This is a predicted structure of a 73-nucleotide RNA (transfer RNA) from a Nitrospirota bacterium. Rfam family: tRNA. From the family's description: Transfer RNA (tRNA) molecules are approximately 80 nucleotides in length. The family's RNA type in Rfam is transfer RNA. Its family is annotated with triplet codon-amino acid adaptor activity in the Gene Ontology. Lineage of the source: Bacteria > Pseudomonadati > Nitrospirota.

[in-house]
């Protein structure tokens, strides 16, 4: 300093002809249990990395910028 990828709830991971943000752990509440755990029901929790542009409508598209990992000088 070029090129490529990745950023989505507390964690981790989907949603590809653009059209209700899924799913697992964990949180919470509650059954069961002498208790815990397990297991079973409900539930809560997302300005989708920041801004802007194009569309009737963007996690997906187009610019810029931040912040990580490869590569390559």
């Nucleotide at each position: 300093u070029g090129g490529g990828g990745a950023g989505u709830a507390c964690c981790g991971c989907a949603a590809u002809u653009g059209g209700c943000a899924a799913c697992g752990g964990g949180c919470c509440u509650g059954a069961c249990u002498g208790u815990u755990a397990a297991u079973c029901a409900g539930g809560a929790a997302g300005u989708u990395g920041u801004g802007a542009g194009a569309u009737c409508g963007a996690g997906a598209c187009u610019c810029a910028c931040c912040u990580c990992c490869c590569c390559a000088g």